Small-subunit ribosomal RNA, central domain from Antedon mediterranea, 431 nucleotides, folded computationally. It matches the Rfam family "Eukaryotic small subunit ribosomal RNA". Rfam 15.1 lists 75,755 matches to the family in 2,556 species. The prediction has a mean pLDDT of 82.
[in-house]
Context: one part of a larger RNA
RNA sequence: CGGUGCUCUUGAUUGAGUGGCGGGGGUGACCGGAACGUUUACUUUGAAAAAAUUAGAGUGUUCAAAGCAGGCCAUACGCCUGAAUAGCAGAGCAUGGAAUAAUGGAAUAGGACCUUGGUUCUAUUGCGUUGGUUUUCGGAACUCGAGGUAAUGAUUAAGAGGGACUGACGGGGGCAUUCGUAUUGCGGUGUGAGAGGUGAAAUUCUUGGAUCGCCGCAAGACGACCGACUGCGAAAGCAUUUGCCAAGAAUGUUUUCAUUAAUCAAGAACGAAAGUUAGAGGUUCGAAGGCGAUCAGAUACCGCCCUAGUUCUAACCAUAAACGAUGCCGACUGGCGAUCCGCCGGCGUUACUCCAAUGACGCGGCGGGCAGUCUACGGGAAACCAAAGUCUUUGGGUUCCGGGGGAAGUAUGGUUGCAAAGCUGAAACUU
Numbered sequence: 001c002g003g004u005g006c007u008c009u010u011g012a013u014u015g016a017g018u019g020g021c022g023g024g025g026g027u028g029a030c031c032g033g034a035a036c037g038u039u040u041a042c043u044u045u046g047a048a049a050a051a052a053u054u055a056g057a058g059u060g061u062u063c064a065a066a067g068c069a070g071g072c073c074a075u076a077c078g079c080c081u082g083a084a085u086a087g088c089a090g091a092g093c094a095u096g097g098a099a100u101a102a103u104g105g106a107a108u109a110g111g112a113c114c115u116u117g118g119u120u121c122u123a124u125u126g127c128g129u130u131g132g133u134u135u136u137c138g139g140a141a142c143u144c145g146a147g148g149u150a151a152u153g154a155u156u157a158a159g160a161g162g163g164a165c166u167g168a169c170g171g172g173g174g175c176a177u178u179c180g181u182a183u184u185g186c187g188g189u190g191u192g193a194g195a196g197g198u199g200a201a202a203u204u205c206u207u208g209g210a211u212c213g214c215c216g217c218a219a220g221a222c223g224a225c226c227g228a229c230u231g232c233g234a235a236a237g238c239a240u241u242u243g244c245c246a247a248g249a250a251u252g253u254u255u256u257c258a259u260u261a262a263u264c265a266a267g268a269a270c271g272a273a274a275g276u277u278a279g280a281g282g283u284u285c286g287a288a289g290g291c292g293a294u295c296a297g298a299u300a301c302c303g304c305c306c307u308a309g310u311u312c313u314a315a316c317c318a319u320a321a322a323c324g325a326u327g328c329c330g331a332c333u334g335g336c337g338a339u340c341c342g343c344c345g346g347c348g349u350u351a352c353u354c355c356a357a358u359g360a361c362g363c364g365g366c367g368g369g370c371a372g373u374c375u376a377c378g379g380g381a382a383a384c385c386a387a388a389g390u391c392u393u394u395g396g397g398u399u400c401c402g403g404g405g406g407a408a409g410u411a412u413g414g415u416u417g418c419a420a421a422g423c424u425g426a427a428a429c430u431u
Base pairs, nucleotide, nucleotide: 039102040101041100042097043096045094046093054086055085058068059067070080071079072078112149113148114147115146116145117144118142119141120140121139122138160260161257162256163255165252169248173245174244175243176242179223180222183219184218185217186216187215188214189213190212194205195204231238232237275316276315277314278313279312280311285309289305290304291303292302327398328397329396331390332389334374335373336372339369340368341367342366343365344364345363348361349360350359351358378385379384404431405430406429413424414423415422416421
């Protein structure tokens, strides 16, 4: 001096990444402001809610009940610490949740959201200044109009309930009508001494003809057999025929409405028999009463007579062992065979014969009803019970009643009733 490699520094250019700054767009569970939001119950969290008491932490009052004290260093010019925490219904306040239970929204769309036209009012910036007029833009009001957007807006039709329809069904009710024998009485007729009644008798009737036959008439009750572990009705209750009137469960239903429901204080209606009032009617039976018996007695049972009553109409009474001694509504949990009502099905039988239709019967099924029987998964003290089961494995809904026996369903008060009585309803005392 040249070349090459490595490291460091500086500069330039290019590329990449990144920080800062600026502009634009987007986003957020953050911050601030404004206007709004179906309403509650329920629940969470928080604030608030005297202390003492209670629960409970700490602490050697010698322990403890207590008390809120106390503890520490080589040394007191001292130092350190506690006097917690929880709980405190309901209601009220704030807050998160959005299940459950209610409530609200759009059906003559005056419904929601968006765009836009119109009408009316209003205001400050800027057109050099002042004044007037007017337009645009901005704000407000009117609904007068036109469009657009949307999944535009009515849940279903309960083995919950109500209504409509339907052909049947029933001893359901009311009014009228009709029939039947019996009973008693009366008339006619026949017979002739007893008849009734009873354990046996007697009271009673009877030659003035009872009882018993036959033929009639009248009256008032009652509705035999069919007639049943059958029907209907809220219960009481309901039974001859026919007509009229309104009502009803059940069945059937590809009908309708769409939550309209169940049970119930108060209040009201109905309500056997007996009883009461006023009429009608009085056949039978027959409380009270009188007799005959029986008996120790008989105020009874048996027999004879008979008043009220029993029957009907009009009005009261409101009670029963008014019983299935079993509230009503809903769900679930065994079998079986009958029966009543309605409906459905079929290669059944039979009648009208000439087949269909139809009727009756027979077989099976469905819904509803009165019951039965067997069993016990279950219950019960048992008897017994498919409810009296689904109960210490205890809560479906709703109503009423009871709390040892008497006194006592009495007294008193209230209320209803013409009355009898009904409803409500104690206590002392006793055991």